The RNA shown here (c-di-GMP-I riboswitch aptamer) has 75 nucleotides and comes from a Desulfobulbaceae bacterium. The source organism's lineage runs through Bacteria, Pseudomonadati, Desulfobulbia, Desulfobulbales and Desulfobulbaceae. Of the family's consensus pairs, 94% are formed in the model. The sequence was found by an Rfam model in a public genome assembly.
RNA sequence: CAUCGAUAAAAGCAAACCUGGGGCGACCCGGGGACGCAAAGCCACGGGCCUCACUGAGGCGGCCGGGUUGCCGAA
Numbered sequence: 001c002a003u004c005g006a007u008a009a010a011a012g013c014a015a016a017c018c019u020g021g022g023g024c025g026a027c028c029c030g031g032g033g034a035c036g037c038a039a040a041g042c043c044a045c046g047g048g049c050c051u052c053a054c055u056g057a058g059g060c061g062g063c064c065g066g067g068u069u070g071c072c073g074a075a
Stems, first nucleotide, its partner, number of pairs: 004073002012037002017032006035062001041068003045065003048060005
């Protein structure tokens, strides 16, 4: 350094639900809250699912794959 992921250490994120706001909606943002997460950081590139003022536009990265960056260092 890479692979890998521990009854390690220090951190981090935040499901459902409640609440304030935005949106036609999926859903998103803030606060509370923790089911969980070795990337549950980021990117809609592929598949998939979802929504709609539907032959187009949008959403989901905590559905799977891929790309990229990152903490630690046992086996």